Predicted 3D model of a 342-nucleotide RNA (Bacterial RNase P class A).
[in-house]
RNA sequence: UCAGAUAGUUAACUGAUCGCUGGCUUCCUAACGGAAGCGAGAGGAAAGUCCGGACAGCACAGGGAAGGACAGUCGCUAACGGCGACCGGGGGUAACCCUAGGGAAAGUGCCACAGAAACGAAACAGCUACAGUUUACUGGAGCAAGGAUGAAACGAGUGGGGUAAGAGCCCACAGUCAUAUAUGGUGACAUAUAUGAGAGGUAAACCCUGUCCGCUGCAAGGAGUAGGCUAUCAGAGUACCCGCUACGCCUGCGUUAAUAAUCCGCUUGAGCCCACUGGCAACAGUCGGCCUAGAUAGAUGAUCAGUCACGACAAAACCCGGCUUACCGAUUAUCUGGCAGA
Repeated sequence: UCAGAUAGUUAACUGAUCGCUGGCUUCCUAACGGAAGCGAGAGGAAAGUCCGGACAGCACAGGGAAGGACAGUCGCUAACGGCGACCGGGGGUAACCCUAGGGAAAGUGCCACAGAAACGAAACAGCUACAGUUUACUGGAGCAAGGAUGAAACGAGUGGGGUAAGAGCCCACAGUCAUAUAUGGUGACAUAUAUGAGAGGUAAACCCUGUCCGCUGCAAGGAGUAGGCUAUCAGAGUACCCGCUACGCCUGCGUUAAUAAUCCGCUUGAGCCCACUGGCAACAGUCGGCCUAGAUAGAUGAUCAGUCACGACAAAACCCGGCUUACCGAUUAUCUGGCAGA
């Protein structure tokens, strides 16, 4: 300097004025309320609503059956189908990237077109000796290596032996799979040795094995509490079965008000930032600091002035952890390869 790999950061800026949604303080008012001042006010994805949790109701979330999800190992986490590291497989010269990665050596099903044949064993074109006739055919028999078709061809490559012709039919070497043992590793697994085997593919087909899952979502839901009495049928309550339940009446206490155009839930939280410690990492712990929208027809805007690199995708509605998708540019760190120079 060129080409790449990985992980991040940022998401136009400054000032003034006028509005809008919350909060706090002061003053006025009997109260409702009003005035002034101060300070706060969208995102990295707020999005898609795909997965998980928290919370709430259904009984305190239980049993069964059905159904669903997931799938290498070890760890992280509140949890996960997420994340980290590693193992196996694949790609790249490399940095590095991708991987629904249990079981087809239980059973069933399926394998289009082409092809003789698609898992049942057979033989289209062939090879071989034999017999007949005849010099090229016919007949039955043997063979399955090589040829043609196909995504895939009966399922172990090369060389040799063997044979009428052939073939793991036999042998040597290499390779695959299964089992056992040893060594290393927490483990997936790796390496070595021995023995055995010849097994098509497909489980994002049924199925088998293992693990997990109750349902509904803030328009959830709540707005009293304690005690006593009666009923134990029916209905209702959570798709189904079991199991379970005063949901009726009365009394005491409590409340500014008392049943809905209101209030709560509602934003202090598995929270954010810095530093240190442990860990390869995900993450965990400790010290210190910070409070950072909370509306309910739903605010976050407009105008003026100035500057530049002229501004992408897009905007809260219960919250949090992930995943996925969208995105103009600018920029940081580390690493890899090529070329050139010292």